[in-house]
RNA sequence: CGGGGCGUAGCUCAGCCUGGCAAGAGCGCUGGCUUUGGGUGCCAGAGGUCGCAAGUUCAAAUCUUGUCGCCCCGA
Repeated sequence: CGGGGCGUAGCUCAGCCUGGCAAGAGCGCUGGCUUUGGGUGCCAGAGGUCGCAAGUUCAAAUCUUGUCGCCCCGA
RNA backbone atom coordinates (compact mmCIF):
# COMPACT_ATOMS: atom_id res chain seq x y z
P C A 1 -1.28 3.76 3.52
O5' C A 1 -0.82 2.81 2.31
C5' C A 1 -0.68 3.37 1.01
C4' C A 1 -0.66 2.23 0.00
C3' C A 1 -1.90 1.35 0.00
O3' C A 1 -2.95 1.92 -0.76
C1' C A 1 0.00 0.00 0.00
P G A 2 -4.48 1.54 -0.45
O5' G A 2 -4.63 0.05 -0.99
C5' G A 2 -4.59 -0.22 -2.39
C4' G A 2 -4.75 -1.71 -2.63
C3' G A 2 -5.93 -2.37 -1.97
O3' G A 2 -7.14 -2.16 -2.66
C1' G A 2 -4.03 -3.69 -1.61
P G A 3 -8.54 -2.18 -1.87
O5' G A 3 -8.73 -3.70 -1.51
C5' G A 3 -8.95 -4.66 -2.53
C4' G A 3 -9.02 -6.06 -1.92
C3' G A 3 -10.03 -6.26 -0.80
O3' G A 3 -11.36 -6.40 -1.27
C1' G A 3 -7.99 -7.26 -0.19
P G A 4 -12.57 -6.00 -0.37
O5' G A 4 -12.59 -7.13 0.75
C5' G A 4 -12.89 -8.47 0.38
C4' G A 4 -12.69 -9.40 1.57
C3' G A 4 -13.51 -9.09 2.80
O3' G A 4 -14.85 -9.54 2.71
C1' G A 4 -11.29 -9.56 3.43
P G A 5 -16.00 -8.84 3.59
O5' G A 5 -15.71 -9.37 5.06
C5' G A 5 -15.87 -10.76 5.37
C4' G A 5 -15.49 -11.02 6.82
C3' G A 5 -16.21 -10.16 7.85
O3' G A 5 -17.50 -10.67 8.16
C1' G A 5 -13.90 -10.19 8.33
P C A 6 -18.64 -9.64 8.57
O5' C A 6 -18.23 -9.21 10.03
C5' C A 6 -18.18 -10.17 11.09
C4' C A 6 -17.52 -9.58 12.31
C3' C A 6 -18.19 -8.33 12.88
O3' C A 6 -19.32 -8.61 13.70
C1' C A 6 -15.85 -8.01 12.78
P G A 7 -20.48 -7.48 13.79
O5' G A 7 -19.84 -6.34 14.70
C5' G A 7 -19.34 -6.66 16.02
C4' G A 7 -18.79 -5.42 16.68
C3' G A 7 -19.81 -4.33 16.89
O3' G A 7 -19.70 -3.73 18.19
C1' G A 7 -18.01 -3.48 15.63
P U A 8 -20.69 -4.12 19.33
O5' U A 8 -22.13 -3.81 18.72
C5' U A 8 -22.62 -2.47 18.68
C4' U A 8 -24.12 -2.47 18.83
C3' U A 8 -24.64 -3.19 20.07
O3' U A 8 -24.60 -2.36 21.22
C1' U A 8 -25.88 -3.90 18.18
P A A 9 -24.21 -2.99 22.59
O5' A A 9 -25.48 -2.82 23.53
C5' A A 9 -25.80 -1.56 24.10
C4' A A 9 -26.38 -1.74 25.49
C3' A A 9 -25.50 -2.55 26.42
O3' A A 9 -25.42 -1.93 27.69
C1' A A 9 -27.69 -3.47 26.34
P G A 10 -24.22 -0.93 28.04
O5' G A 10 -23.25 -1.95 28.81
C5' G A 10 -22.09 -1.41 29.50
C4' G A 10 -21.48 -2.49 30.38
C3' G A 10 -21.25 -3.81 29.65
O3' G A 10 -19.94 -3.82 29.10
C1' G A 10 -22.51 -4.22 31.61
P C A 11 -19.75 -4.52 27.59
O5' C A 11 -19.78 -6.07 27.91
C5' C A 11 -18.73 -6.70 28.65
C4' C A 11 -19.03 -8.18 28.80
C3' C A 11 -19.31 -8.92 27.50
O3' C A 11 -18.11 -9.33 26.86
C1' C A 11 -20.98 -9.43 29.08
P U A 12 -18.12 -9.51 25.24
O5' U A 12 -19.07 -10.77 25.01
C5' U A 12 -18.63 -12.07 25.41
C4' U A 12 -19.67 -13.11 25.02
C3' U A 12 -20.14 -13.06 23.58
O3' U A 12 -19.24 -13.72 22.70
C1' U A 12 -22.00 -13.24 25.01
P C A 13 -19.22 -13.29 21.11
O5' C A 13 -20.76 -12.95 20.84
C5' C A 13 -21.33 -13.15 19.56
C4' C A 13 -22.76 -13.60 19.73
C3' C A 13 -23.70 -13.18 18.58
O3' C A 13 -23.59 -14.04 17.46
C1' C A 13 -24.75 -12.80 20.69
P A A 14 -24.00 -13.46 16.00
O5' A A 14 -25.59 -13.36 16.05
C5' A A 14 -26.36 -14.56 16.13
C4' A A 14 -27.83 -14.26 16.21
C3' A A 14 -28.46 -13.49 15.05
O3' A A 14 -28.63 -14.31 13.92
C1' A A 14 -29.38 -12.76 17.10
P G A 15 -28.44 -13.72 12.42
O5' G A 15 -29.54 -12.56 12.34
C5' G A 15 -30.93 -12.90 12.32
C4' G A 15 -31.74 -11.64 12.46
C3' G A 15 -31.53 -10.58 11.38
O3' G A 15 -32.31 -10.87 10.24
C1' G A 15 -31.55 -9.56 13.51
P C A 16 -31.54 -11.16 8.79
O5' C A 16 -30.87 -9.76 8.43
C5' C A 16 -31.70 -8.61 8.12
C4' C A 16 -30.80 -7.48 7.63
C3' C A 16 -30.03 -7.82 6.36
O3' C A 16 -30.13 -6.77 5.40
C1' C A 16 -28.55 -7.18 8.12
P C A 17 -31.17 -6.86 4.22
O5' C A 17 -30.51 -7.91 3.20
C5' C A 17 -29.34 -7.57 2.49
C4' C A 17 -28.80 -8.79 1.79
C3' C A 17 -29.81 -9.48 0.87
O3' C A 17 -29.78 -8.88 -0.43
C1' C A 17 -28.72 -11.08 2.25
P U A 18 -31.09 -8.93 -1.41
O5' U A 18 -32.21 -8.18 -0.58
C5' U A 18 -33.41 -7.70 -1.18
C4' U A 18 -34.60 -8.06 -0.30
C3' U A 18 -34.53 -7.55 1.16
O3' U A 18 -35.53 -6.53 1.34
C1' U A 18 -35.23 -9.84 1.01
P G A 19 -35.39 -5.10 0.97
O5' G A 19 -35.43 -4.31 2.35
C5' G A 19 -34.53 -4.64 3.43
C4' G A 19 -34.75 -3.68 4.57
C3' G A 19 -36.18 -3.62 5.09
O3' G A 19 -36.15 -3.59 6.48
C1' G A 19 -35.51 -1.50 4.29
P G A 20 -37.21 -4.54 7.29
O5' G A 20 -38.36 -3.51 7.65
C5' G A 20 -38.14 -2.39 8.51
C4' G A 20 -39.46 -1.74 8.84
C3' G A 20 -40.53 -2.74 9.24
O3' G A 20 -41.12 -2.34 10.46
C1' G A 20 -41.28 -1.29 7.51
P C A 21 -40.69 -3.01 11.81
O5' C A 21 -41.71 -2.24 12.78
C5' C A 21 -42.97 -1.74 12.30
C4' C A 21 -43.99 -1.91 13.42
C3' C A 21 -43.53 -1.34 14.77
O3' C A 21 -44.08 -0.05 14.96
C1' C A 21 -44.47 -3.57 14.97
P A A 22 -43.02 1.18 15.19
O5' A A 22 -41.53 0.68 14.95
C5' A A 22 -40.50 0.51 15.85
C4' A A 22 -39.52 1.70 15.87
C3' A A 22 -39.15 2.10 17.30
O3' A A 22 -38.01 1.33 17.67
C1' A A 22 -39.44 3.99 15.88
P A A 23 -37.70 1.25 19.26
O5' A A 23 -37.19 -0.27 19.28
C5' A A 23 -37.70 -1.21 18.32
C4' A A 23 -36.79 -2.41 18.27
C3' A A 23 -36.52 -3.03 19.64
O3' A A 23 -37.55 -3.97 19.91
C1' A A 23 -34.52 -2.83 18.37
P G A 24 -38.07 -4.21 21.39
O5' G A 24 -37.77 -5.74 21.41
C5' G A 24 -36.93 -6.34 22.30
C4' G A 24 -36.50 -7.68 21.75
C3' G A 24 -35.77 -8.48 22.80
O3' G A 24 -36.71 -9.19 23.60
C1' G A 24 -34.50 -8.46 20.82
P A A 25 -36.32 -9.57 25.11
O5' A A 25 -35.41 -10.85 24.90
C5' A A 25 -35.94 -12.02 24.25
C4' A A 25 -34.86 -13.06 24.10
C3' A A 25 -34.09 -13.37 25.38
O3' A A 25 -34.78 -14.29 26.20
C1' A A 25 -32.58 -13.06 23.59
P G A 26 -34.66 -14.17 27.80
O5' G A 26 -33.24 -14.83 28.11
C5' G A 26 -33.03 -16.23 27.84
C4' G A 26 -31.56 -16.53 27.96
C3' G A 26 -30.90 -16.07 29.26
O3' G A 26 -31.12 -16.97 30.33
C1' G A 26 -29.56 -15.44 27.43
P C A 27 -31.32 -16.38 31.80
O5' C A 27 -29.86 -15.83 32.19
C5' C A 27 -28.79 -16.76 32.37
C4' C A 27 -27.47 -16.02 32.45
C3' C A 27 -27.37 -14.97 33.55
O3' C A 27 -27.09 -15.52 34.84
C1' C A 27 -26.50 -14.10 31.54
P G A 28 -27.71 -14.80 36.10
O5' G A 28 -27.04 -13.35 36.13
C5' G A 28 -25.63 -13.21 36.38
C4' G A 28 -25.20 -11.78 36.17
C3' G A 28 -25.90 -10.74 37.01
O3' G A 28 -25.33 -10.64 38.32
C1' G A 28 -25.82 -10.00 34.79
P C A 29 -26.29 -10.21 39.53
O5' C A 29 -26.73 -8.72 39.16
C5' C A 29 -25.78 -7.65 39.13
C4' C A 29 -26.47 -6.34 38.84
C3' C A 29 -27.65 -6.03 39.73
O3' C A 29 -27.24 -5.47 40.98
C1' C A 29 -28.24 -5.62 37.49
P U A 30 -28.15 -5.76 42.28
O5' U A 30 -29.45 -4.87 42.02
C5' U A 30 -29.38 -3.46 42.03
C4' U A 30 -30.75 -2.86 41.84
C3' U A 30 -31.85 -3.44 42.72
O3' U A 30 -31.84 -2.88 44.03
C1' U A 30 -32.62 -3.32 40.51
P G A 31 -32.39 -3.74 45.24
O5' G A 31 -33.96 -3.75 45.01
C5' G A 31 -34.71 -2.52 45.15
C4' G A 31 -36.15 -2.74 44.77
C3' G A 31 -36.86 -3.89 45.47
O3' G A 31 -37.30 -3.53 46.78
C1' G A 31 -37.34 -3.97 43.17
P G A 32 -37.49 -4.71 47.87
O5' G A 32 -38.81 -5.49 47.36
C5' G A 32 -40.06 -4.80 47.31
C4' G A 32 -41.11 -5.70 46.69
C3' G A 32 -41.29 -7.06 47.35
O3' G A 32 -42.09 -6.99 48.53
C1' G A 32 -41.22 -7.32 45.01
P C A 33 -41.89 -8.08 49.66
O5' C A 33 -42.47 -9.42 49.02
C5' C A 33 -43.85 -9.52 48.67
C4' C A 33 -44.15 -10.88 48.06
C3' C A 33 -43.67 -12.08 48.86
O3' C A 33 -44.57 -12.41 49.91
C1' C A 33 -43.08 -12.36 46.58
P U A 34 -43.98 -12.98 51.26
O5' U A 34 -43.31 -14.37 50.88
C5' U A 34 -44.10 -15.46 50.40
C4' U A 34 -43.21 -16.60 49.96
C3' U A 34 -42.19 -17.06 50.97
O3' U A 34 -42.77 -17.94 51.94
C1' U A 34 -41.17 -16.83 48.85
P U A 35 -42.47 -17.66 53.47
O5' U A 35 -40.93 -17.95 53.65
C5' U A 35 -40.43 -19.28 53.50
C4' U A 35 -38.95 -19.29 53.80
C3' U A 35 -38.51 -18.59 55.08
O3' U A 35 -38.69 -19.43 56.23
C1' U A 35 -37.10 -17.95 53.31
P U A 36 -39.31 -18.81 57.54
O5' U A 36 -38.17 -17.84 58.06
C5' U A 36 -38.47 -16.85 59.05
C4' U A 36 -37.21 -16.24 59.59
C3' U A 36 -36.23 -15.76 58.55
O3' U A 36 -36.57 -14.44 58.13
C1' U A 36 -35.09 -17.06 60.16
P G A 37 -36.44 -14.17 56.48
O5' G A 37 -34.88 -14.14 56.20
C5' G A 37 -34.08 -13.06 56.68
C4' G A 37 -32.61 -13.36 56.43
C3' G A 37 -32.25 -13.71 55.01
O3' G A 37 -32.09 -12.55 54.20
C1' G A 37 -31.26 -15.25 56.46
P G A 38 -32.42 -12.68 52.60
O5' G A 38 -31.28 -13.63 52.00
C5' G A 38 -29.93 -13.17 51.95
C4' G A 38 -29.02 -14.30 51.53
C3' G A 38 -29.34 -14.96 50.18
O3' G A 38 -28.83 -14.23 49.08
C1' G A 38 -28.93 -16.62 51.83
P G A 39 -29.63 -14.30 47.68
O5' G A 39 -29.47 -15.80 47.21
C5' G A 39 -28.18 -16.30 46.86
C4' G A 39 -28.27 -17.81 46.62
C3' G A 39 -29.28 -18.26 45.57
O3' G A 39 -28.73 -18.16 44.27
C1' G A 39 -29.56 -19.54 47.52
P U A 40 -29.70 -17.80 43.02
O5' U A 40 -30.74 -19.01 42.99
C5' U A 40 -30.28 -20.33 42.64
C4' U A 40 -31.44 -21.32 42.78
C3' U A 40 -32.69 -20.97 41.99
O3' U A 40 -32.58 -21.35 40.62
C1' U A 40 -33.29 -21.58 44.18
P G A 41 -33.28 -20.44 39.49
O5' G A 41 -34.82 -20.53 39.85
C5' G A 41 -35.53 -21.77 39.73
C4' G A 41 -36.94 -21.61 40.26
C3' G A 41 -37.73 -20.45 39.68
O3' G A 41 -38.31 -20.79 38.42
C1' G A 41 -37.93 -20.42 42.01
P C A 42 -38.47 -19.62 37.29
O5' C A 42 -39.71 -18.77 37.84
C5' C A 42 -41.00 -19.38 37.99
C4' C A 42 -41.94 -18.43 38.68
C3' C A 42 -42.04 -17.04 38.06
O3' C A 42 -42.89 -17.01 36.93
C1' C A 42 -41.80 -16.83 40.39
P C A 43 -42.63 -15.91 35.76
O5' C A 43 -43.07 -14.54 36.44
C5' C A 43 -44.43 -14.32 36.82
C4' C A 43 -44.58 -12.98 37.51
C3' C A 43 -44.02 -11.80 36.76
O3' C A 43 -44.90 -11.33 35.73
C1' C A 43 -43.36 -11.65 39.01
P A A 44 -44.25 -10.57 34.42
O5' A A 44 -43.77 -9.17 35.01
C5' A A 44 -44.72 -8.23 35.49
C4' A A 44 -44.04 -7.09 36.21
C3' A A 44 -43.03 -6.29 35.38
O3' A A 44 -43.65 -5.34 34.53
C1' A A 44 -42.12 -6.74 37.51
P G A 45 -42.87 -4.87 33.19
O5' G A 45 -41.62 -4.01 33.75
C5' G A 45 -41.86 -2.84 34.53
C4' G A 45 -40.56 -2.31 35.11
C3' G A 45 -39.49 -1.90 34.12
O3' G A 45 -39.74 -0.61 33.59
C1' G A 45 -38.52 -3.12 35.90
P A A 46 -39.01 -0.19 32.19
O5' A A 46 -37.53 0.21 32.66
C5' A A 46 -37.33 1.28 33.58
C4' A A 46 -35.87 1.32 34.02
C3' A A 46 -34.86 1.43 32.90
O3' A A 46 -34.68 2.79 32.52
C1' A A 46 -34.22 -0.28 34.37
P G A 47 -34.42 3.17 30.96
O5' G A 47 -33.02 2.47 30.67
C5' G A 47 -31.85 2.90 31.36
C4' G A 47 -30.70 1.96 31.04
C3' G A 47 -30.44 1.77 29.56
O3' G A 47 -29.62 2.81 29.07
C1' G A 47 -30.48 -0.33 30.64
P G A 48 -30.11 3.72 27.82
O5' G A 48 -29.56 2.94 26.56
C5' G A 48 -28.17 2.54 26.45
C4' G A 48 -27.91 2.05 25.07
C3' G A 48 -28.34 2.99 23.96
O3' G A 48 -27.26 3.85 23.64
C1' G A 48 -28.86 0.72 23.45
P U A 49 -27.60 5.46 23.38
O5' U A 49 -28.53 5.52 22.11
C5' U A 49 -28.08 5.06 20.86
C4' U A 49 -28.38 6.09 19.80
C3' U A 49 -27.64 5.88 18.49
O3' U A 49 -28.38 4.95 17.69
C1' U A 49 -27.41 8.12 19.18
P C A 50 -27.81 4.31 16.39
O5' C A 50 -27.35 2.91 16.97
C5' C A 50 -26.00 2.65 17.39
C4' C A 50 -25.71 1.17 17.17
C3' C A 50 -25.19 0.85 15.80
O3' C A 50 -24.06 0.02 15.91
C1' C A 50 -27.17 -0.41 16.28
P G A 51 -22.95 -0.12 14.72
O5' G A 51 -21.75 0.74 15.34
C5' G A 51 -21.54 0.74 16.76
C4' G A 51 -20.43 1.71 17.10
C3' G A 51 -20.60 3.09 16.48
O3' G A 51 -21.41 3.93 17.29
C1' G A 51 -18.43 2.29 16.04
P C A 52 -22.44 4.98 16.54
O5' C A 52 -21.45 6.04 15.88
C5' C A 52 -20.62 6.89 16.68
C4' C A 52 -19.79 7.79 15.81
C3' C A 52 -20.56 8.55 14.75
O3' C A 52 -21.19 9.70 15.26
C1' C A 52 -18.66 7.58 13.78
P A A 53 -22.59 10.24 14.56
O5' A A 53 -22.11 10.77 13.14
C5' A A 53 -21.28 11.94 13.05
C4' A A 53 -20.89 12.19 11.61
C3' A A 53 -22.03 12.29 10.61
O3' A A 53 -22.67 13.56 10.63
C1' A A 53 -20.31 10.97 9.71
P A A 54 -24.22 13.65 10.12
O5' A A 54 -24.14 13.44 8.55
C5' A A 54 -23.58 14.45 7.72
C4' A A 54 -23.34 13.91 6.33
C3' A A 54 -24.56 13.50 5.53
O3' A A 54 -25.25 14.61 4.95
C1' A A 54 -22.88 11.87 5.28
P G A 55 -26.82 14.45 4.56
O5' G A 55 -26.82 13.41 3.35
C5' G A 55 -26.21 13.78 2.11
C4' G A 55 -26.26 12.60 1.15
C3' G A 55 -27.65 12.09 0.81
O3' G A 55 -28.29 12.89 -0.18
C1' G A 55 -26.22 10.28 1.24
P U A 56 -29.91 12.96 -0.24
O5' U A 56 -30.33 11.50 -0.72
C5' U A 56 -30.03 11.04 -2.02
C4' U A 56 -30.54 9.63 -2.20
C3' U A 56 -32.01 9.42 -1.85
O3' U A 56 -32.85 9.82 -2.92
C1' U A 56 -30.72 7.69 -0.90
P U A 57 -34.17 10.73 -2.63
O5' U A 57 -35.12 9.74 -1.82
C5' U A 57 -35.63 8.57 -2.44
C4' U A 57 -36.29 7.68 -1.41
C3' U A 57 -37.32 8.36 -0.52
O3' U A 57 -38.57 8.48 -1.17
C1' U A 57 -35.91 6.98 0.79
P C A 58 -39.47 9.83 -0.94
O5' C A 58 -40.01 9.64 0.52
C5' C A 58 -40.58 10.77 1.23
C4' C A 58 -41.21 10.29 2.53
C3' C A 58 -40.30 9.47 3.42
O3' C A 58 -39.47 10.30 4.23
C1' C A 58 -42.34 8.34 3.19
P A A 59 -37.94 9.90 4.41
O5' A A 59 -38.05 8.57 5.27
C5' A A 59 -38.57 8.61 6.60
C4' A A 59 -38.72 7.19 7.14
C3' A A 59 -37.46 6.35 7.14
O3' A A 59 -36.68 6.60 8.31
C1' A A 59 -39.24 5.10 6.23
P A A 60 -35.07 6.66 8.17
O5' A A 60 -34.68 5.14 7.89
C5' A A 60 -35.06 4.10 8.81
C4' A A 60 -33.94 3.09 8.96
C3' A A 60 -32.65 3.65 9.52
O3' A A 60 -31.97 2.65 10.28
C1' A A 60 -32.25 2.83 7.36
P A A 61 -32.20 2.58 11.80
O5' A A 61 -31.12 1.53 12.31
C5' A A 61 -29.75 1.89 12.39
C4' A A 61 -28.89 0.66 12.25
C3' A A 61 -28.86 0.06 10.84
O3' A A 61 -27.87 0.65 10.07
C1' A A 61 -29.25 -1.63 12.46
P U A 62 -28.19 0.96 8.44
O5' U A 62 -28.52 -0.47 7.82
C5' U A 62 -27.54 -1.53 7.87
C4' U A 62 -28.16 -2.78 7.35
C3' U A 62 -28.62 -2.71 5.89
O3' U A 62 -28.21 -3.86 5.17
C1' U A 62 -30.46 -3.25 7.30
P C A 63 -26.95 -3.84 4.22
O5' C A 63 -27.42 -2.85 3.05
C5' C A 63 -28.08 -3.35 1.88
C4' C A 63 -28.21 -2.25 0.85
C3' C A 63 -26.97 -1.38 0.68
O3' C A 63 -26.04 -1.99 -0.20
C1' C A 63 -28.86 0.01 0.89
P U A 64 -24.48 -1.74 -0.03
O5' U A 64 -24.30 -0.23 -0.51
C5' U A 64 -24.52 0.11 -1.87
C4' U A 64 -24.22 1.58 -2.09
C3' U A 64 -22.89 2.07 -1.51
O3' U A 64 -21.81 1.78 -2.37
C1' U A 64 -24.61 3.56 -0.89
P U A 65 -20.35 1.53 -1.78
O5' U A 65 -19.90 2.99 -1.34
C5' U A 65 -19.70 4.00 -2.32
C4' U A 65 -19.37 5.33 -1.66
C3' U A 65 -18.26 5.30 -0.63
O3' U A 65 -16.97 5.31 -1.22
C1' U A 65 -20.09 6.53 0.22
P G A 66 -15.75 4.67 -0.46
O5' G A 66 -15.43 5.74 0.68
C5' G A 66 -15.00 7.06 0.33
C4' G A 66 -15.04 7.95 1.55
C3' G A 66 -14.20 7.50 2.74
O3' G A 66 -12.82 7.83 2.60
C1' G A 66 -16.34 8.18 3.48
P U A 67 -11.73 6.89 3.25
O5' U A 67 -11.97 7.12 4.81
C5' U A 67 -11.76 8.41 5.40
C4' U A 67 -12.25 8.40 6.84
C3' U A 67 -11.63 7.35 7.75
O3' U A 67 -10.36 7.77 8.24
C1' U A 67 -13.97 7.36 8.05
P C A 68 -9.31 6.66 8.72
O5' C A 68 -9.85 6.26 10.16
C5' C A 68 -9.83 7.20 11.24
C4' C A 68 -10.40 6.58 12.50
C3' C A 68 -9.79 5.25 12.91
O3' C A 68 -8.56 5.42 13.60
C1' C A 68 -12.14 5.10 13.04
P G A 69 -7.50 4.26 13.55
O5' G A 69 -8.15 3.12 14.48
C5' G A 69 -8.32 3.36 15.87
C4' G A 69 -9.02 2.18 16.52
C3' G A 69 -8.41 0.82 16.23
O3' G A 69 -7.29 0.56 17.05
C1' G A 69 -10.74 0.71 15.97
P C A 70 -6.15 -0.43 16.49
O5' C A 70 -6.82 -1.88 16.61
C5' C A 70 -7.13 -2.44 17.88
C4' C A 70 -7.88 -3.74 17.72
C3' C A 70 -7.22 -4.77 16.82
O3' C A 70 -6.20 -5.50 17.49
C1' C A 70 -9.50 -4.60 16.26
P C A 71 -5.00 -6.09 16.59
O5' C A 71 -5.67 -7.29 15.79
C5' C A 71 -6.18 -8.43 16.49
C4' C A 71 -6.88 -9.36 15.53
C3' C A 71 -6.07 -9.82 14.33
O3' C A 71 -5.16 -10.86 14.63
C1' C A 71 -8.23 -9.18 13.62
P C A 72 -3.87 -11.07 13.70
O5' C A 72 -4.44 -11.68 12.35
C5' C A 72 -5.06 -12.95 12.32
C4' C A 72 -5.62 -13.25 10.94
C3' C A 72 -4.62 -13.14 9.80
O3' C A 72 -3.79 -14.30 9.67
C1' C A 72 -6.63 -12.05 9.19
P C A 73 -2.36 -14.15 8.95
O5' C A 73 -2.72 -13.95 7.41
C5' C A 73 -3.35 -14.98 6.66
C4' C A 73 -3.65 -14.52 5.26
C3' C A 73 -2.46 -13.95 4.49
O3' C A 73 -1.61 -14.94 3.95
C1' C A 73 -4.33 -12.53 4.21
P G A 74 -0.08 -14.65 3.66
O5' G A 74 -0.11 -13.62 2.45
C5' G A 74 -0.61 -14.03 1.16
C4' G A 74 -0.65 -12.86 0.23
C3' G A 74 0.63 -12.09 0.04
O3' G A 74 1.53 -12.74 -0.86
C1' G A 74 -1.14 -10.57 0.32
P A A 75 3.12 -12.56 -0.70
O5' A A 75 3.36 -11.05 -1.12
C5' A A 75 3.12 -10.64 -2.48
C4' A A 75 3.26 -9.14 -2.60
C3' A A 75 4.61 -8.56 -2.14
O3' A A 75 5.60 -8.68 -3.13
C1' A A 75 2.84 -7.27 -1.27